[in-house]
Context: one part of a larger RNA
RNA sequence: UUGGGCGUAAAGCGUCCGCAGGUGGCAGUUCAAGUCUGCUGUUAAAGGUCGGGGCUCAACCCCGAACAGGCAGUGGAAACUGAACAGCUAGAGUACGGUAGGGGCAGAGGGAAUUACCAGUGUAGCGGUGGAAUGCGUAGAUACUGGUAGGAAUACCCAUUGCGAAGGCAGCCUUCUGGACAACACGUGACGCUGAGGCGCGAAAGUGUGGGGAGCAAACCGGAUUAGAUACCCGGGUAGUCCACACCCUAAACGAUGCAUACUUGGUGUCGGCCCGUUGGGGUCGGUGCCGGAGUAACGCGUUAAGUAUGCCGCCUGGGAAGUACGGCCGCAAGGUUGAAACUC
Numbered sequence: 001u002u003g004g005g006c007g008u009a010a011a012g013c014g015u016c017c018g019c020a021g022g023u024g025g026c027a028g029u030u031c032a033a034g035u036c037u038g039c040u041g042u043u044a045a046a047g048g049u050c051g052g053g054g055c056u057c058a059a060c061c062c063c064g065a066a067c068a069g070g071c072a073g074u075g076g077a078a079a080c081u082g083a084a085c086a087g088c089u090a091g092a093g094u095a096c097g098g099u100a101g102g103g104g105c106a107g108a109g110g111g112a113a114u115u116a117c118c119a120g121u122g123u124a125g126c127g128g129u130g131g132a133a134u135g136c137g138u139a140g141a142u143a144c145u146g147g148u149a150g151g152a153a154u155a156c157c158c159a160u161u162g163c164g165a166a167g168g169c170a171g172c173c174u175u176c177u178g179g180a181c182a183a184c185a186c187g188u189g190a191c192g193c194u195g196a197g198g199c200g201c202g203a204a205a206g207u208g209u210g211g212g213g214a215g216c217a218a219a220c221c222g223g224a225u226u227a228g229a230u231a232c233c234c235g236g237g238u239a240g241u242c243c244a245c246a247c248c249c250u251a252a253a254c255g256a257u258g259c260a261u262a263c264u265u266g267g268u269g270u271c272g273g274c275c276c277g278u279u280g281g282g283g284u285c286g287g288u289g290c291c292g293g294a295g296u297a298a299c300g301c302g303u304u305a306a307g308u309a310u311g312c313c314g315c316c317u318g319g320g321a322a323g324u325a326c327g328g329c330c331g332c333a334a335g336g337u338u339g340a341a342a343c344u345c
């Protein structure tokens, strides 16, 4: 390569947008590039195939014939693909008026709690554990009350819930703003899908500069435990956690399941619309769950597919060495990305 695969065996890029490329709805006219077909030329000989012949047979040798295929030229066909032109509305997008939402950005103000400080009451303990000790406390702690300050997070509502492309998003109010959905059918007329490169976003930790620092807490220091205890438990505690700006770009970034479209029995919850009916309910569209039919190799999945198909992208090809080395690119660094081999089983 052919072929086979990617939920769990190796394998879906963390995620979006999108240039090139690939691919593309219904019906018409024309062209004839792809496609199909006739003819001509060429594709040396030998070899191969078929027929015949010569060595006693065969191998070997000789004669004759022909197909398929390729390339070029020329004549034709027009279903499909393509191209051009002129159309359609079922895909796609738009308008009008609505709906739900913890989608995003910024600002303002709120209460509970922890801690610290101040004041008061009050006296000998508090704290902590399996049990203790370190620690705090007569310089008055713990406890209770009042006040002040500051930072971080928003109990209940809360859900098997909602929103977002993913990461993720939760007290309340306001500004600005993205997306989704149903109904309506006004208007555009295939404008679509995917997407190598590329651009953006991307938890936590980490980095730079400047702030901030209540609680928590790597490192670190004590106390215990233990044979030891560089741990688990306890008392402290610095980076960090928070904010602004700039980096980093990873993850069990998981549904371990790429995106889009169509098709294929059902039942039962729930969220948001709309319609009918109205004391219960039914229908439909979009989301989100569970159980299960056909199908699917097992588990399981099962109209939210891992079923049946199409389009496009990414990825896999025995284990280890190894996501390592080297080189390139990126980064302030940490490191990231791309990514082997020898050897070995």
Base pairs, nucleotide, nucleotide: 004316005315006314007299008298012313014201015200017198021194022193023192025088026087028085029084030083031082033081034080035077036076037075038074039073040072041071042070043069049065050064051063052062053061054060091191092188098181099180103177104176106174107173110154115149116148117147118146119145120144121143125136126135162169163168206247207246208245209244210243211242215241216240220236221235222234223233258312259311260310261309262308263307266291267290268289269288270287271286272285273284274283275282276281295301296300318345319344320343327338328337329336330335

This is a predicted structure of a 345-nucleotide part of an RNA (small-subunit ribosomal RNA, central domain) from an uncultured bacterium. The full RNA is in RNAcentral, with records from ENA. The coordinates come from a structure-prediction model, not an experiment, and the mean pLDDT is 88. Its Rfam family is "Bacterial small subunit ribosomal RNA".